[in-house]
């Protein structure tokens, strides 16, 4: 320098060829049970969907540019 894959909650992932209020497990923080604590059980917080434009009535998904990480080649 090409070309590729991939970034979504503290982690680890979903999201079915664009159409739900963006969701789940863990974890966190609350009440419940417990003699305290574990486990369970109910519940809430917690997201600029890396970032910028753009095309749709509608964008996590499409195009385009950037930045990050991994990979093929040179």
């Nucleotide at each position: 320098g090409u070309c590729u894959u991939g970034g979504u909650a503290g982690c680890u992932c979903a999201a079915u060829u664009g159409g739900a209020u963006a969701g789940a497990g863990c974890g966190u923080c609350u009440g419940g049970u417990u003699u305290c604590g574990g486990c369970c059980c109910a519940g809430g917080a917690g997201g600029u969907u890396a970032g910028g434009g753009g095309u749709u009535c509608a964008a996590g998904u499409c195009c385009u540019c950037u930045c990050c990480a991994g990979g093929a080649c040179a």
Molecule: transfer RNA
Organism: Micavibrio sp.